Predicted 3D model of a 1498-nucleotide RNA (small-subunit ribosomal RNA) from a metagenome.
[in-house]
RNA sequence: AGAGUUUGAUCCUGGCUCAGAUUGAACGCUGGCGGCAUGCCUUACACAUGCAAGUCGAACGGCAGCACGGGAGCUUGCUCCUGGUGGCGAGUGGCGAACGGGUGAGUAAUAUAUCGGAACGUACCCUAGAGUGGGGGAUAACGUAGCGAAAGUUACGCUAAUACCGCAUACGAUCUACGGAUGAAAGUGGGGGAUCGCAAGACCUCAUGCUCAUGGAGCGGCCGAUAUCUGAUUAGCUAGUUGGUGGGGUAAAAGCUCACCAAGGCGACGAUCAGUAGCUGGUCUGAGAGGACGACCAGCCACACUGGAACUGAGACACGGUCCAGACCCCUACGGGAGGCAGCAGUGGGGAAUUUUGGACAAUGGGCGCAAGCCUGAUCCAGCAAUGCCGCGUGAGUGAAGAAGGCCUUCGGGUUGUAAAGCUCUUUUGUCAGGGAAGAAACGGUUCGGGCUAAUAUCCUGGGCUAAUGACGGUACCUGAAGAAUAAGCACCGGCUAACUACGUGCCAGCAGCCGCGGUAAUACGUAGGGUGCAAGCGUUAAUCGGAAUUACUGGGCGUAAAGCGUGCGCAGGCGGUUGUGCAAGACAGAUGUGAAAUCCCCGGGCUCAACCUGGGAAUUGCAUUUGUGACUGCACGGCUAGAGUGUGUCAGAGGGGGGUAGAAUUCCACGUGUAGCAGUGAAAUGCGUAGAGAUGUGGAGGAAUACCGAUGGCGAAGGCAGCCCCCUGGGAUAACACUGACGCUCAUGCACGAAAGCGUGGGGAGCAAACAGGAUCAGAUACCCUGGUAGUCCACGCUGUAAACGAUGUGUGCUGGAUGUUGGGUGACCUAGUCACUCAGUGUCGUAGCUAACGCGAUAAGCACACCGCCUGGGGAGUACGGCCGCAAGGUUGAAACUCAAAGGAAUUGACGGGGGCCCGCACAAGCGGUGGAGCAUGUGGUUUAAUUCGAAGCAACGCGCAGAACCUUACCAGGACUUGACAUGGGAUCGUCGUAUUCAGAGAUGGAUAUUCUCGCAAGAGCGGUCCGCACAGGUGCUGCAUGGCUGUCGUCAGCUUGUGUCGUGAGAUGUUGGGUUAAGUCCCGCAACGAGCGCAACCCUCGCCUUUAGUUGCCAUCAGGUUGGGCUGGGCACUCUAAAGGAACUGCCGGUGACAAGCCGGAGGAAGGUGGGGAUGACGUCAAGUCCUCAUGGCCCUUAUGUCCUGGGCUACACACGUGCUACAAUGGCGGUGACAGUGGGAAGCUAUGUGGUGACACAAUGCUGAUCUCUAAAAGCCGUCUCAGUUCGGAUUGUACUCUGCAACUCAAGUGCAUGAAGGUGGAAUCGCUAGUAAUCGCGGAUCAGCAUGCCGCGGUGAAUACGUUCCCGGGCCUUGUACACACCGCCCGUCACACCAUGGGAUUUGGUUCGACCUUAAGCAGGUGCGUGAACCCGCAAGGGACACAGCCUACCACGGUCGGGUUAGAGACUGGGGUGAAGUCGUAACAAGGUA
Repeated sequence: AGAGUUUGAUCCUGGCUCAGAUUGAACGCUGGCGGCAUGCCUUACACAUGCAAGUCGAACGGCAGCACGGGAGCUUGCUCCUGGUGGCGAGUGGCGAACGGGUGAGUAAUAUAUCGGAACGUACCCUAGAGUGGGGGAUAACGUAGCGAAAGUUACGCUAAUACCGCAUACGAUCUACGGAUGAAAGUGGGGGAUCGCAAGACCUCAUGCUCAUGGAGCGGCCGAUAUCUGAUUAGCUAGUUGGUGGGGUAAAAGCUCACCAAGGCGACGAUCAGUAGCUGGUCUGAGAGGACGACCAGCCACACUGGAACUGAGACACGGUCCAGACCCCUACGGGAGGCAGCAGUGGGGAAUUUUGGACAAUGGGCGCAAGCCUGAUCCAGCAAUGCCGCGUGAGUGAAGAAGGCCUUCGGGUUGUAAAGCUCUUUUGUCAGGGAAGAAACGGUUCGGGCUAAUAUCCUGGGCUAAUGACGGUACCUGAAGAAUAAGCACCGGCUAACUACGUGCCAGCAGCCGCGGUAAUACGUAGGGUGCAAGCGUUAAUCGGAAUUACUGGGCGUAAAGCGUGCGCAGGCGGUUGUGCAAGACAGAUGUGAAAUCCCCGGGCUCAACCUGGGAAUUGCAUUUGUGACUGCACGGCUAGAGUGUGUCAGAGGGGGGUAGAAUUCCACGUGUAGCAGUGAAAUGCGUAGAGAUGUGGAGGAAUACCGAUGGCGAAGGCAGCCCCCUGGGAUAACACUGACGCUCAUGCACGAAAGCGUGGGGAGCAAACAGGAUCAGAUACCCUGGUAGUCCACGCUGUAAACGAUGUGUGCUGGAUGUUGGGUGACCUAGUCACUCAGUGUCGUAGCUAACGCGAUAAGCACACCGCCUGGGGAGUACGGCCGCAAGGUUGAAACUCAAAGGAAUUGACGGGGGCCCGCACAAGCGGUGGAGCAUGUGGUUUAAUUCGAAGCAACGCGCAGAACCUUACCAGGACUUGACAUGGGAUCGUCGUAUUCAGAGAUGGAUAUUCUCGCAAGAGCGGUCCGCACAGGUGCUGCAUGGCUGUCGUCAGCUUGUGUCGUGAGAUGUUGGGUUAAGUCCCGCAACGAGCGCAACCCUCGCCUUUAGUUGCCAUCAGGUUGGGCUGGGCACUCUAAAGGAACUGCCGGUGACAAGCCGGAGGAAGGUGGGGAUGACGUCAAGUCCUCAUGGCCCUUAUGUCCUGGGCUACACACGUGCUACAAUGGCGGUGACAGUGGGAAGCUAUGUGGUGACACAAUGCUGAUCUCUAAAAGCCGUCUCAGUUCGGAUUGUACUCUGCAACUCAAGUGCAUGAAGGUGGAAUCGCUAGUAAUCGCGGAUCAGCAUGCCGCGGUGAAUACGUUCCCGGGCCUUGUACACACCGCCCGUCACACCAUGGGAUUUGGUUCGACCUUAAGCAGGUGCGUGAACCCGCAAGGGACACAGCCUACCACGGUCGGGUUAGAGACUGGGGUGAAGUCGUAACAAGGUA
C1' cells in the first nucleotide's frame, strides 16, 4: 500500500466482498509447563444453607456460663456457698453501623465533565481560649404473677450510670424593639509527699472524657456558565407556570411553600413529546481528523423485592434499620406471625456462555477500645477455566545402501528424504531426593535522654538493644540422580492468497467470504500422498474500527452516471467596496491557576528475559484569570465614489390588461342553376344523395383562429406572447452630465406567478375532438385507418399547482487568445446614396488554452476564483405504505421499512442485426425455355409393424446420401446350434510328422468320426515348416463417447476478403493503414491521404479444347505414281493431308479513334483461328457452424472377456392404413406404329469381349474365329427420312395379373434380371407452391464405363441435333463495402413486458381483541409529617402542708397533603386477527407482443 466482481473488450460511476488489528467472547478439533491478568455481557429473575458490623467492664447495675482463689459439708473426690479475681451471656449507656462491598434498573438532566460562585453544615482530627459547681426523679436488667403455638407481650415491685431533668455560672455564642433576654456540662482510670478524716475518701497531680466557644483541614449541601445520543412522519409548550410584595420554611440562596398583584416565561441556535442510554478518566481502531465502546482499575451519580413515608443521627429519607401498601414465599395450634444475596461462596432458572458453599487476618486498610485485643467474604492468598497476553519445551550433531513402506509415473524414474534406522552427545521441562528465601516491621519488653509534675509514679516524645508474630508454603529459588527418556496439532492448497497430483463421484453427493465449482478425464466435492501457513494452539461464528475519499472538517459531487427547487420577490440567517479615528468581542502572543491517580509515550530500575511491577519526566491539543498587540474580522462615529440607485435625452419590442374593428377560410341556413353520384381508402365499407346531394351563383348567421411579412428575429423571471386601431401599464438598452452615498449579493420558513389536462357556477359552441357508436383490418383488435360524435377546446369568475415546467446546466460578481453571422443603441474616419473601424447590451456558429470518464463545454464555460441557497450517497421494493398539511374531487406535497439482488448505470469501441440509408454483385428477381407438385412405377427417408426390420446422415449443407450395385456371402441385426489362448499376431514347454489331397459316415451346417496316400535339408544330433495339447501374458469388439481427438470432408464461397511489423492518434478497448474519388470479375489497378512496407487470398504459373509450325509415321492416312482385282488402302510405295503425340509459336488493351483527370480504365474499330480473365477444369485465405464421420483408417478414456469375441444354418435389412424427397415412363400427331437406313465420340475386353455360321418368334443356346488391342471385338448409334394412324382413354399409355420360358449362380419361395403370348389400371399437361438453365448452354437423342456371378430408371463420362430471352435492378433470396440506430454479444432462432395459474416470503388495510405507557376529571384515603383539639393518661419543673392545680408531653379525634386502589374519558405504543391489497422470489406453465432497429403506429 491494495485486490476480486457489471462488459465480447474498454474507461468511468457505483455498490457488494476480501486481505489488517481487536474482544469480559462462544463453538469444533487438539492439548506439555510456568508467570501475569481476567471470568453471568442473558432474567434489577427467584433464592436453601453458612458467613459478610461490631466493639467498649477504663460509662453502669450486675453475674447465666467458664477458669482461679477462699469457705463449708462429708461418702478425699464429689457437693454446696462465696463477684473476691481473671473475665463476661443478656441488659442500660457510648461510638460505629450513612464507611467498606454489590449492581446499572431508573436518569437526556435534581446526572456527569471542565471552569467558576456565595447564602451554608460538619461527629471523629488539629489549633488558640474558658469551664467542668450543686441537686433531682425515673427506668431496663432482675424478681413475682400472667397471656400466647410462636413472634412476643402485660401487670406489680426493686435498682445504677458518661441514660434523663432542673438550678447556678458563662463568653468574642444566639435573638433583639438595643433597654435587654436566652442557652452548658459527667464523669472514669493511674499515682501520691504533706494536711484532714474511723473508714470510704477529701485534697493534689497526670491521663482521658464532657460543656461553651475561635480558627483550620478534610468531607458534604446549594447556585451558575459551557459541553454531552436519535427522531420534525414530535411545532408549539407552560398555571406555581414567569416575575413582584408579604408571611412561612431550611443548615443555607430560591415559588422551596402560601396569600395577593402583574401576565409573563421557554421555543426553528429545536422548546414540548417519543425512543435509547448511568457519566467520566479512558479502551479498541485509525497516518491523522475521526468512528465505535464505557468489562477489569480509578472518580462521580443512582438503586437495594415494588411503591410511598418519615424517625434516629454530625451525616440517611438508610443494601444486611423502622412504619404502611402491593406481589411473592415460609411457619402456624388458623387466632396470628416471619422474610428480602444488585455483599462472599453456593442453588434453581434463563442462556451460545462465565469459577470454590476454600484458607487467613501474616501483610495493607477500616470499626471499637487507654491498651492487650476483638471484628472485618474489605483485603491478601490458594482452587477451577488455553479466556487472554508473555516466556519455555517437545531434542542436538552425524548419517546415502538415497533402505523398506506409501504416493505418482512418460515404466526410465521421481518424491516422502538426512527424514528414519544406526552411531555420538545434551538434560531445559517433567519424575525422585536434598537444601531453601524475601514478603516482618511497628506494637511490646528493656535501657538512655527530653517534657508534664511536688514527684525518681504514670503518661508523652526521641535514640540504642531485644523476644514474639507467615494464610500462601516447605512455595519461589539452588543442588544432585537416572534417562531421548514425559510432551504436536489445526487450518488451508481455482483466483483474490503462500501451497498440486492421483483415485472416487457424475448438476448427484456436496463446497462457497466474493467471483463461482460439480452434467465421466473436477489442482474448487470426498479420500490419499505431497505441499503451504500458524503453532499449545488452530479454525469457525458474532461484534467494532480500518481499508471506505462509500457522509468527503482534513477529503466527494450535481449537462448525459444518483443529484439544480418550474420561476421570481423577499423577512430571519450567511457574506459584503474604499478611507480615518476610537474600543478590544473574535483573533494572536506571554504569564498564572487548573487539567486526580492509573493509562499512552520517553529515559531508568526490579522479577534469569518478556508479559508484569516500579521511579522520574513529558504529555493531557481543554477551561479560567490576567497582561499585551492592533495587521485582519467585528462594534461605534466620520468621510469617499469605482458597487447599487435616482433624475434628463433618445431608442427597439408578438411584454401585460381592457375596449373596438377588419378580411380570408370552414360550417350551417334560405333561394336560384343543375343531375347522379359524392365522400373516403392500401383496397373497401359505414356515411351523404332522386324527399335533388356533391358542383356552382347570390344573400345571410355564427364561432374560433389571425396566411403572406416570419427570420439560429424580438419581448418577458419562468410559464409564455403574433391581424389592425385606441386607452391604461411593467421592464430593458444607450449617451452625456447631475445627485444619493454601500442603500449591496444570496436566501431556510413565507408570499406571488405558473403550459396542457381536470373540477365548480354561468354563458358560448363554427371547426377539431377523449369517451362512445358504426365500418374496415386481423388468428383476435376493446388499437393503428375510415364515417360520425359528446365532454372539452372559447369567454367570465373561482379552484387545481403539476410537465422531458429542458440549456436535463441555481443566482450574483470578477478574471482569462480569437474568427464569423445577426438584433437594438452610440462614436469616429473616408473617395459620404455607401463602406470601414471601434464600442455597449443581447442572440447564434466554429474554435485556443483549460476542463471532462468520454461525449463534449469553451467570454452566453461544463475554464480560473469568491458568496449564498437547493439537492445526491448501489439497484429493486417506491415516489409506494402509514401519519401530517393542502384540495370540492381528481389528486398534490412531505416521505419510510421489511424483504430481495450483485449488480443497476454513463460514455465510447469492435462486431452482429434492422420490416434504416447509400453503392455494387450473383439464373437473385425480371424476360424466356423446360420441369417438379396431380398419375403409375423405381428409389431413399419418416412413421408404423416386427424376433429382427443393423447402424449412421436431419433446413439450405439428411432423404437414387455412406451403398461403384443386401438371394447365400456382404451383415454389423434376429432365432437356433456350437467354440473359449480363441477366426487373426508374438512369446514358452511338451508331443506328433505332418500339411495337403481323395473317398466315405452322422448332422441343417459349423463340427465330429473313419479309410487311403504323404514333408524338405542333414551321416546323425538337430533345424525349418505345420498340426495337436497345457497354462499364462494376451488376442478380439462395426461396443460407448465425433461434446476428449488426429486425419478427411461439407458449407458460407472461387465470395474478395483476412492479417501483420514499424510509425502516428486515443487514458483505454481500439483506430489509422484496409477509409475517400474513379475503376475492375477481383483489397484489380490509378490518384489522393499519418502513414510506409509486408504476408495469406485474387490474378498468373498447371491440365484440357480452339489456330499454326516443327519433329515422328504404325495398327492411322491415301493427294500424287504403280499393281491388282474389284468387296474394302487390298498391295507396292509414300508421310503431302486427316489423325495420332511430343516440342514450340500465338493475345499483350500491343495498334487506331473516342472518352476519362495528361491516370487506371472504359467504349468502338482494324487485323486475327481466337479480343479484352478466349471456353472448361484443377486450385478453396483468416475463419464460422462443439457441422459430419470413433461403422474407412488412427487414437485417449470407459465398458465386455465360456462373451458386447468367434463359427454355422435359417431369417431380416426387400414388411405397409400412411406422409415426404429424388427420378423414370407417360398423358400423345413436334406423336405412336411399320419401313428405310446416313453420320459420332468417350471408353471396355483373357475367370474377358466375341466376328461368322446354325437353331429358336425371343431372351438365348450350340459350333467356331480374331484380339493380351489406333490392328480383333463390344458397335446396331439414336433422333433423321418415307408411309400409315386422325383426337379416341385411342394403333396413346404401359402398370397389374395369368401362363410358358431364358440366363447367372451351391441356391432365384421369402427376394434377381430378362423373353414370348395374353391381360391393358391410373393418366387428357397437373392447386397452393416450387426447381434448373445465359450458348455449343437449355431442351432433346442415343452411346460407353465403374461396381458386378447375376441385377441400373441411380452415378460417372461421351458425342449428335440444337434454341429462346436478359428492358432493367423497384421487389424476393444470398453476398461485399461505407454509413446510421441498438436495451443484441449464445449476437434477431437476440433481448424483453404485463395479466392469469401454482408455491413460498416479508409487508399495508382490517370488524374486533390483549397488553404497556401517559394525560385530564372525580372518588377513596394506609402509614407518616404538619396544624387544630385533647373531657383520657403521665415521675422530674412551678404553686400548694396536702388534696389538687398549672406548665409540658402523650393517646384519641378532626383537618390539609399523599402512595396503592377505583370510576369515566382521551392520547400514544406493541402483539393477535376472519378477510383483503399490492410487492418480492421461484422449473422448461398460459395468453398475447408493449419496449430495444423507423421494433414494424418514432
Its mean pLDDT, the model's own confidence on a scale to 100, is 84.